[in-house]
RNA sequence: AUUGAGGCGCAAAGACUAAGAGUAAACAAUUGGAGAAGAUUGAGCUUCGACGAAAAUUGUUAGAAAGGAGUUUUUGCCGAAGUGAGCAGACACUCAUUGUCUUGCAAGCUGGGUCUGUAUUGAAUAAAUACAGGACUGUCAUAUAGGUAACUAUCUAUAUGGAGGGCUAU
Numbered sequence: 001a002u003u004g005a006g007g008c009g010c011a012a013a014g015a016c017u018a019a020g021a022g023u024a025a026a027c028a029a030u031u032g033g034a035g036a037a038g039a040u041u042g043a044g045c046u047u048c049g050a051c052g053a054a055a056a057u058u059g060u061u062a063g064a065a066a067g068g069a070g071u072u073u074u075u076g077c078c079g080a081a082g083u084g085a086g087c088a089g090a091c092a093c094u095c096a097u098u099g100u101c102u103u104g105c106a107a108g109c110u111g112g113g114u115c116u117g118u119a120u121u122g123a124a125u126a127a128a129u130a131c132a133g134g135a136c137u138g139u140c141a142u143a144u145a146g147g148u149a150a151c152u153a154u155c156u157a158u159a160u161g162g163a164g165g166g167c168u169a170u
Stems, first nucleotide, its partner, number of pairs: 001170002004167001007078001009077009025061007035048004039098001041096004081110003086105003089101003111137002114134008139162010
């Protein structure tokens, strides 16, 4: 440098399906009686509001949507990929602050999937992420025992330990 492996293996896209949900929203009526909107909070500014704000109830219309999930097909692959301190950018008015992101870069961390607990996000008991722990699994090293071979190689099992910047083959 090339090549290959781990297995409920990783990621992406399409189709279908369930849930989201008879929820949000719109209209009308009733109650209500002064606030409401501009991502959170504060200050300002603008707009709407007694021709009735916020909030609540009923009815009608609406068989809403997004993120996420399941099945299946295809594609690319085995640091596949995930996460990410921090930096930068953006947000339906300005400043500050907080929060968020179909955003970019990014040191570092994680062999892999799975189960349990906690926290966050979420409509959710789904799922994802982070942390901690458990057994399992692949790989390498060491040790012990046994087998094959025959001059110290290789295989199996057990135990301990390590990490993918690894391991196998050339």